[in-house]
RNA sequence: UUCGUCCAGGGCAAACCCGUCGUGAGGCGGGGACGCAAAGCCAGGGACCUCGAUCGCGAGGCCGCCCAGCUGCCGACG
Numbered sequence: 001u002u003c004g005u006c007c008a009g010g011g012c013a014a015a016c017c018c019g020u021c022g023u024g025a026g027g028c029g030g031g032g033a034c035g036c037a038a039a040g041c042c043a044g045g046g047a048c049c050u051c052g053a054u055c056g057c058g059a060g061g062c063c064g065c066c067c068a069g070c071u072g073c074c075g076a077c078g
């Protein structure tokens, strides 16, 4: 550097349920595991979603949809 067949220590946590905040999308906490080698961070671009306008758009949400950026454990082959 490439890769994730294998090893170690582990890590995260979808749906759903409870509580709570929010008009809402959704956030946070607890339970819970479908999955994940960046399912770590980032809302910069696109997609999608919500609210308000009413077709010019505005304000938000979401990175566990894709791309870009930053960082990074273990191992294998070369």
Base pairs, nucleotide, nucleotide: 001078002076003075004074011036012035016031017030018029019028020027021026034064040070041069044067045066046065048061049060050059051058052057
Molecule: c-di-GMP-I-GGC riboswitch aptamer
Organism: Chloroflexota bacterium